[in-house]
RNA sequence: UUGUUAUCAAGAAAGGCAGAGGGAUUAGACCCGCUGAAGCCUUAGCAACCCUUUAAUCUUUAAAGAAGGUGCUAAAUUCUACCAAAGUUGAAAAAACUUUAGGAUAGAUAACUC
Numbered sequence: 001u002u003g004u005u006a007u008c009a010a011g012a013a014a015g016g017c018a019g020a021g022g023g024a025u026u027a028g029a030c031c032c033g034c035u036g037a038a039g040c041c042u043u044a045g046c047a048a049c050c051c052u053u054u055a056a057u058c059u060u061u062a063a064a065g066a067a068g069g070u071g072c073u074a075a076a077u078u079c080u081a082c083c084a085a086a087g088u089u090g091a092a093a094a095a096a097c098u099u100u101a102g103g104a105u106a107g108a109u110a111a112c113u114c
Base pairs, nucleotide, nucleotide: 003112004111005110006109007108008107013043014042015041016040017039021032022031023030026081027080028079029078044073045072046071049069050068051065052064053063054062055061056060077106082103083102084100085099086098087097088096089095
């Protein structure tokens, strides 16, 4: 760095260094932050993707586990943007607005892969 598959409204924070930003990107909104942001380190925790064990109807499924490899520990991936559906206004297939645990795109993480 390319692609494939799966998941993304659950869950889980303290301390030290540091010192003004941060919530991926663009725009808007809304939040977090000197009662200490980002980043780095330590310890702890969550979860169960890889993994381990057992069982079965064994290309897989179910249950249990957490030593190891990742990941994560404000708010839904913070929300909206594109499409669709429903509704309201409207003469209207226009336009505007509202709603939707619908979809797409993008992104994050894991496993595999070029």

The RNA shown here (SAM riboswitch aptamer (S box leader)) has 114 nucleotides and comes from Aureibaculum marinum. Lineage of the source: Bacteria > Pseudomonadati > Flavobacteriia > Flavobacteriales > Aureibaculum. It was read from a public genome assembly, where an Rfam model found it.